Two RNAs folded together computationally: RNase P RNA and transfer RNA, 414 nucleotides in total. Rfam match: Bacterial RNase P class A. Model confidence (mean pLDDT): 76 of 100.
RNA sequence: UAAGUCAGCCAGACAAUCGCUCUAUGAAAAUAGAGAGGAAAGUCCGGGCUCCACAGGGUAAGGCGCCAGGUAACACCUGGGCGGCGCAAGCCGACGGAAAGUGCCACAGAAAAUAAACCGCUCCGCUGGCUAAAGGAGUAAGGGUGAAAAGGUGCGGUAAGAGCGCACCGCGUAACUGGUAACAGUUUCGGCACGGUAAACCCCGCCUGGAGUAAGGUCAAAUAGGAACCCAAUAGUGUGUCCCGCACUGGGUUUGGGUAGACUGCUUGAGGUGUCUGGCGACAGGCAUCCCAGAUAAAUGGUUGUCCAAGACAGAACCCGGCUUAUCGGCUGACUUAUUUU
RNA sequence: GGGCGGUUAGCUCAGUGGUAGAGCAUUACCUUCACACGGUAGGGGUCGGUGGUUCGAUACCACUACCGCCCA
Numbered sequence: 001u002a003a004g005u006c007a008g009c010c011a012g013a014c015a016a017u018c019g020c021u022c023u024a025u026g027a028a029a030a031u032a033g034a035g036a037g038g039a040a041a042g043u044c045c046g047g048g049c050u051c052c053a054c055a056g057g058g059u060a061a062g063g064c065g066c067c068a069g070g071u072a073a074c075a076c077c078u079g080g081g082c083g084g085c086g087c088a089a090g091c092c093g094a095c096g097g098a099a100a101g102u103g104c105c106a107c108a109g110a111a112a113a114u115a116a117a118c119c120g121c122u123c124c125g126c127u128g129g130c131u132a133a134a135g136g137a138g139u140a141a142g143g144g145u146g147a148a149a150a151g152g153u154g155c156g157g158u159a160a161g162a163g164c165g166c167a168c169c170g171c172g173u174a175a176c177u178g179g180u181a182a183c184a185g186u187u188u189c190g191g192c193a194c195g196g197u198a199a200a201c202c203c204c205g206c207c208u209g210g211a212g213u214a215a216g217g218u219c220a221a222a223u224a225g226g227a228a229c230c231c232a233a234u235a236g237u238g239u240g241u242c243c244c245g246c247a248c249u250g251g252g253u254u255u256g257g258g259u260a261g262a263c264u265g266c267u268u269g270a271g272g273u274g275u276c277u278g279g280c281g282a283c284a285g286g287c288a289u290c291c292c293a294g295a296u297a298a299a300u301g302g303u304u305g306u307c308c309a310a311g312a313c314a315g316a317a318c319c320c321g322g323c324u325u326a327u328c329g330g331c332u333g334a335c336u337u338a339u340u341u342u
Numbered sequence: 343g344g345g346c347g348g349u350u351a352g353c354u355c356a357g358u359g360g361u362a363g364a365g366c367a368u369u370a371c372c373u374u375c376a377c378a379c380g381g382u383a384g385g386g387g388u389c390g391g392u393g394g395u396u397c398g399a400u401a402c403c404a405c406u407a408c409c410g411c412c413c414a
Base pairs, nucleotide, nucleotide: 001338002337003336004335005334006333007332008331009330010329012307013306014305015304016303017302018301020035021034022033023032024031025030037313041324042323044322045321046320047319048318049212050211051210052209054245056244057243058242061208062207063206064205065204066080067079068078069077070076081095082093083092084091085090096203097202101201102200103197104196105195118143119142120139121138122137123136124135151169152168153167154166155165156164170192171190172189174187175186176185177184178183216264217263218262219261226255227254228253229252230251231250235249236248237247238246271290272289273288274287275286276285277284278283343413344412345411346410347409348408349407352366353365354364355363360397368384369383370382371381372380390406391405392404393403394402
């Protein structure tokens, strides 16, 4: 200097003028302060909070799936292990079990799972030599098909071959060492169990009441606390189905009439910022400091001037922790590779 | 705010991992005095998009775009 990898920050600023919402003070006028995001989006997860006698037991259903931690909790995050990609920094992983069982592997190919002989090789096939044809016996090393074909390479052996034997690798068992563990290493034994697939059914381990802020609560108002029908204690109802238990005494269908306004929930939090301690880290604790939107037909906009790197994606409606998606750019730091110079 | 479903030929829809089907419509020919009906032969497909699992995906899984229905 170029190319890359990872992480953090910013989201227009300043001044003037007019306008909007909330809070505090004030009789009022007015004064002071505050006023959308990194994703507010998707509604994919987890909770807080509220209500429902059963938030009791089971079933079903759903979720997670290497190990250890963090957290209020999680399918999230951190660290480690194993596997894959990359020269590397790094990135990705839906990562338990195929010897519990069942299913599937099209076409091609001889044969696709206790699954094989299409070509090929050897021997027999005529008195001898060579060599046939039909046929017989043996074979799974070589070739062909395929995503995958009875572990791989080499040597020996054999009529020709074959873990048939041996060495190494692979696979499996056992023991030891290191590690909390997943795992890694060393040694011994075994010729060795018939491939893959569980985002196929399934098995194993762990976790899970339901409904949701239009949940709920308070006050006010109004009428017809209406009418008909069905099931009722051997019945019915009780916030997922079903069963058991338990509690309660009503439950359901159709039709008709009246009211529908105000307040609350509603923002002080698993909160932010700075610093110290502990930890590889995610984080945890101590001290100090700050209050940072609460609308309810829905608030932050218009104009002028200057600066600038750029206004893209885009607007809270109970709150928070994550994931995913959209996105114009700018700045900072660390690391990797290549080249050059000193 | 919550719940459920769908996207396949021009249109309406089927499709259980092995390479895409039907009806209507459309083109040409035959038949007819001519049209319709009928018969024969065709054409027309990124299975909404992206990624993953698998030997292989319209279908299985994840995310995303759009459309529809239900409850409060």